[in-house]
Molecule: transfer RNA
Organism: Mesorhizobium sp. M0902
RNA sequence: GGGUGUAGCGCAGCUGGUAGCGCACUCGUUUAAGAAGCGAGGGGUCGUCGGUUCGAAUCCGGCCAUCCCCU
Numbered sequence: 001g002g003g004u005g006u007a008g009c010g011c012a013g014c015u016g017g018u019a020g021c022g023c024a025c026u027c028g029u030u031u032a033a034g035a036a037g038c039g040a041g042g043g044g045u046c047g048u049c050g051g052u053u054c055g056a057a058u059c060c061g062g063c064c065a066u067c068c069c070c071u
Stems, first nucleotide, its partner, number of pairs: 001068005008023004017054001025041005047063005
């Protein structure tokens, strides 16, 4: 100097309009039982503190964590 930070894990959400996908988890179904399959469901104040705005995960600034580069 640059990238990244969003559910337990991996990620999407790119021109601001109130957050989603896969896996995992829970319940049901199925099985002698389990796995797989199928159906349903729970779970996130978007790293943090401010600013702008009617409205911010998204734009702006500070800070924190982490990765990479330069001296």